């Protein structure tokens, strides 16, 4: 150089066009003599970034930019 993969909540991943979710991690309650557990809520996201297609884009197309791995 050239082909692939991958980028979403602190973390580790789901979501293949129609309201952006889990689990752990935080905070708050309940319960306990008191921590842990268990239970109930509650925050917490420019879905890497710009541009386009669509009535609608985390999701399709196009450029890019970080990782990662083949190749040469």
């Nucleotide at each position: 150089g050239c082909c692939g993969g991958u980028g979403u909540a602190g973390c580790u991943c789901a979501g293949u066009g129609g309201u952006a979710g889990a689990g752990c991690a935080g905070c708050u309650g309940u319960u306990u003599u008191g921590u842990a557990a268990a239970c109930a809520g509650c925050a917490g996201g420019u879905c890497g970034g710009a541009g386009g297609u669509u009535c609608g884009a985390a999701u399709c197309c196009c450029c890019u930019c970080g990782c990662c791995g083949g190749c040469u």